[in-house]
RNA sequence: AAUCCAUGACUGCCGAGUCCCCCCUGGCACUGCCUAGGGGGGAGCGGGGGACCCAUCGGAGCUCCGGCUCCUGGGGCGAAUCCGGCGACGUCGCCGGUAGCGCGGACCUUGACCGCGCGAGCCCGUCAGCUCACCCCGUAGGCCGCCGACCAAGGAGCA
Numbered sequence: 001a002a003u004c005c006a007u008g009a010c011u012g013c014c015g016a017g018u019c020c021c022c023c024c025u026g027g028c029a030c031u032g033c034c035u036a037g038g039g040g041g042g043a044g045c046g047g048g049g050g051a052c053c054c055a056u057c058g059g060a061g062c063u064c065c066g067g068c069u070c071c072u073g074g075g076g077c078g079a080a081u082c083c084g085g086c087g088a089c090g091u092c093g094c095c096g097g098u099a100g101c102g103c104g105g106a107c108c109u110u111g112a113c114c115g116c117g118c119g120a121g122c123c124c125g126u127c128a129g130c131u132c133a134c135c136c137c138g139u140a141g142g143c144c145g146c147c148g149a150c151c152a153a154g155g156a157g158c159a
Base pairs, nucleotide, nucleotide: 010145012143013142014141018043019042020041021040022039023038024037025036026034027033028032044139045138046137047136048135049134054129058071059070060069061068062067073127074124075123076122077121082097083096084095085094086093087092100118101117102116103115104114105113107155108154109153110152111151
């Protein structure tokens, strides 16, 4: 010097997951400050439950048309649903696609074009449609640092 690994900062990305305040323990240069741990409160953002009204009440068979018998639980967060094929035979695994979702193309939004990805997982526990008041819960986690460098409209900013 190069390379590799780890950590931190910074620029960004997915996501609701951001900001402020207080208390206790600890430390210090001590009427303040600091970071670490623990516990609270609030704002903002996100989610669930929850009236009237409205909506809903499956499939098959039988029927004397009154009804009877059998089968199937349902719901929430999230873009993450559904279809086909193959293998298993029991959940499931693989492949292709798909509703839908995200990112990049020199500030933002929308559109167009091109390109690159995701299309998971978890929870409640027989229970919940919508839903004013009201009640409850969350405020995590995970990544990039290479490449790329078009157009239109509007806006912001600068001159």